Overview
Bacterial RNase P class A from a Deltaproteobacteria bacterium, 368 nucleotides, folded computationally. The organism belongs to Myxococcia, within Bacteria.
[in-house]
RNA sequence: UAAGCGAAACAGGUGAUCGCCGCCGGCUUUUUUGCCGGGGGAGGAAAGUCCGAACUCCACAGAGCAGAGUGCCGGGUAACGCCCGGUGGGGGCGACCCCAAGGAAAGUGCCACAGAAAAUAUACCGCCUGCUUGCAGGUAAGGGUGAAAAGGUGAGGUAAGAGCUCACCAGCAGUCCGGGUAAUCGGGCUGGCUCGGUAAACCCCACUCGUAGCAAGACCAAAUAGGGAAGCGUUAAGAGUUGCUCGCUCGUGCUUUCGGGUAGGUCGCUAAAGGUUGCGGGAGACCGCCGCCGUAGAUGAAUGAUCACCACCUUACACUCGGUAACGGUUGUAAGGAACAGAAUUCGGCUUAUGGGUCGCUUAAGAC
Repeated sequence: UAAGCGAAACAGGUGAUCGCCGCCGGCUUUUUUGCCGGGGGAGGAAAGUCCGAACUCCACAGAGCAGAGUGCCGGGUAACGCCCGGUGGGGGCGACCCCAAGGAAAGUGCCACAGAAAAUAUACCGCCUGCUUGCAGGUAAGGGUGAAAAGGUGAGGUAAGAGCUCACCAGCAGUCCGGGUAAUCGGGCUGGCUCGGUAAACCCCACUCGUAGCAAGACCAAAUAGGGAAGCGUUAAGAGUUGCUCGCUCGUGCUUUCGGGUAGGUCGCUAAAGGUUGCGGGAGACCGCCGCCGUAGAUGAAUGAUCACCACCUUACACUCGGUAACGGUUGUAAGGAACAGAAUUCGGCUUAUGGGUCGCUUAAGAC
């Protein structure tokens, strides 16, 4: 100097003028309303609506089946499919990053094309033997096809070969010892046992799960026609409770249809598993303690506009400083730029979009 990896933050500031919303105080006003003053007013992702909850109704509260989700181990958390740490595996020269990580000897399915053959599956070429010129038998070591073809290397043996036998190694099974809470790691002994892959295919196993949602829901006011028709039923049908069954609750009602009125206001609505300095514990996520703060609440939807200066970034020029050089720094001038994007019940996460800087680390090249 270039290219990368990782982390935590920021998301402009000040002033003036005009404008909007809410709260507090005062004045005016019959009320409405109006005026003055003070403080406050959109993110780090508010987005996606993907998970988990708080809260509300069903509801006083269940069981089973179906269905859905998660899937190595140990922790954190209100909880989670999230976070932290580890084990195993994969990618990268590296800093680092990723994993849909239980079971294939419970069963079923699939492995295109190529190839002789793709599962308890072979003989295309080849090698050997016999007869005789084309058959029969043996073979799976060599070659070919493929992502994958009955463990690998070497030696012996054989008609030629083959774990057929042996040595070493790998895997598997059994067993013993050691480290670790565990996942799992290391080692010893025995055994020629070597019987593919795929479950982000169906499936099996373990654990978890009530639905719906602030347009939830509660209250007030007003108005209309406490209307009409059909069917079922009134010793229970029916309705509700995610789908089904049981159970439970309501129950002279339910279902379908025609027609009419209302659709206005208040609450929910912001004190939250909230934030935070310091101290302590912990490898860490995080937890605890004392103190301090309390941070929008709109409703057709407020939080804005203009101007000036400063800050930030880019480029060019000038002066000057450091340096062997490459190059870098300070100051000044001019021009330009300034991203993604807007709360709507509230939180904890994940994912996606995006601007400029800071810190730490890795690799490469060059100079001294």
Rfam family: Bacterial RNase P class A. Gene Ontology terms of the family: dimeric ribonuclease P complex, tRNA processing and ribonuclease P activity. Rfam's curators write: Ribonuclease P (RNase P) is a ubiquitous endoribonuclease, found in archaea, bacteria and eukarya as well as chloroplasts and mitochondria.